Small-subunit ribosomal RNA, central domain from an uncultured Gammaproteobacteria bacterium, 351 nucleotides, folded computationally. The RNAcentral record of the full RNA draws on ENA. The prediction has a mean pLDDT of 87.
[in-house]
Context: one part of a larger RNA
RNA sequence: CUGGGCGUAAAGAGUACGUAGGCGGUUAUAUCAGUCGGAUGUGAAAGCCCAAGGCUUAACCUUGGAAUUGCAUUCGAUACUAUAUAACUAGAGUACAGUAGAGGAAGGUGGAAUUCAUAGUGUAGCGGUGAAAUGCGUAGAUAUUGGGAAGAACACCAGUAGCGAAGGCGGCUACCUGGCUCGCAACUGACGCUAAGGCGCGAAAGCGUGGGGAGCGAACAGGAUUAGAUACCCUGGUAGUCCACGCUGUAAACGAUGGGCACUAGGUGUUGGUCGGCCAUAGGCUGAUCAGUGCCGUAGCAAACGCAUUAAGUGCCCCGCCUGGGGAGUACGAUCGCAAGGUUGAAACUC
Numbered sequence: 001c002u003g004g005g006c007g008u009a010a011a012g013a014g015u016a017c018g019u020a021g022g023c024g025g026u027u028a029u030a031u032c033a034g035u036c037g038g039a040u041g042u043g044a045a046a047g048c049c050c051a052a053g054g055c056u057u058a059a060c061c062u063u064g065g066a067a068u069u070g071c072a073u074u075c076g077a078u079a080c081u082a083u084a085u086a087a088c089u090a091g092a093g094u095a096c097a098g099u100a101g102a103g104g105a106a107g108g109u110g111g112a113a114u115u116c117a118u119a120g121u122g123u124a125g126c127g128g129u130g131a132a133a134u135g136c137g138u139a140g141a142u143a144u145u146g147g148g149a150a151g152a153a154c155a156c157c158a159g160u161a162g163c164g165a166a167g168g169c170g171g172c173u174a175c176c177u178g179g180c181u182c183g184c185a186a187c188u189g190a191c192g193c194u195a196a197g198g199c200g201c202g203a204a205a206g207c208g209u210g211g212g213g214a215g216c217g218a219a220c221a222g223g224a225u226u227a228g229a230u231a232c233c234c235u236g237g238u239a240g241u242c243c244a245c246g247c248u249g250u251a252a253a254c255g256a257u258g259g260g261c262a263c264u265a266g267g268u269g270u271u272g273g274u275c276g277g278c279c280a281u282a283g284g285c286u287g288a289u290c291a292g293u294g295c296c297g298u299a300g301c302a303a304a305c306g307c308a309u310u311a312a313g314u315g316c317c318c319c320g321c322c323u324g325g326g327g328a329g330u331a332c333g334a335u336c337g338c339a340a341g342g343u344u345g346a347a348a349c350u351c
Stems, first nucleotide, its partner, number of pairs: 003323004007305002012319001014201002017198001021194003025088007033081002035077008049065006091191001092188003096183001098181001103177002107173003110154001114150003118146004125136002162169002206247006215241002220236004258318006266296014300307002324351003333344004
């Protein structure tokens, strides 16, 4: 390589969009490139294989056959693939009529809490812990009351609830805006699926410039603990956390499960639609169906755990990835980055 695989053993790219490529619905006609069949030529001889024969046998040798699965030319076949033309509507999309939603961006605004400053009341403690101490406090703290300032986060509602491709998204409100979904069946007529390169998005931490800074809090300082304690606990506290713009591009970026389509028992919750039935006042109960989201479970699968119409079952199409452990996600080179570092990614040696 082939083969076999990728939830947990090595292995699904963090995620979408999309180029080339690969693959692709139904019907008819044409062509005959692929495909299939025949014929001819060629495919050296020797060797291999089969049969017969010759050396007393064998090895060896001789003769014949087969094989040479290929290539070229030519004559045919037309189911499938392909190409062309014409048509279709079940895939895909559009229109129309509705629903739900922490989807996004950017403005305004609200209350609780915290801290600070100020004024009043008030007096000796407060705080913290396993116990303490550092710390704060007679220059009046803690506690409590009034009005004030600031920043950040939004209790209850809240839900195996919802939305988003993923990262992620939660007070309220107006504006701008993306997507899903249900119904209907008017329109287009295969316009589709996947996706190497490419391009966009991408938690936290980190970086640059400028703001902001209440609380929390790496580093750091002190107090404890301890044999020691560069920790766990406590008192403080700088970056940071927040905002704007730019960069970084990584995570146990997880469902550790790539995307699409089709098929394959059921049961029971729940979210959003649509259509019914019953009671009918709001509404309640109940059935069917579509789209999501959970649990249980049959067949089947699986090393087991488990998965099981949201598959890890049964098939098809396309992409990514794996091939013993360590060395090592290292070195070198290339490339991206301000840097930190990222991406790509070995070998010697060793077990």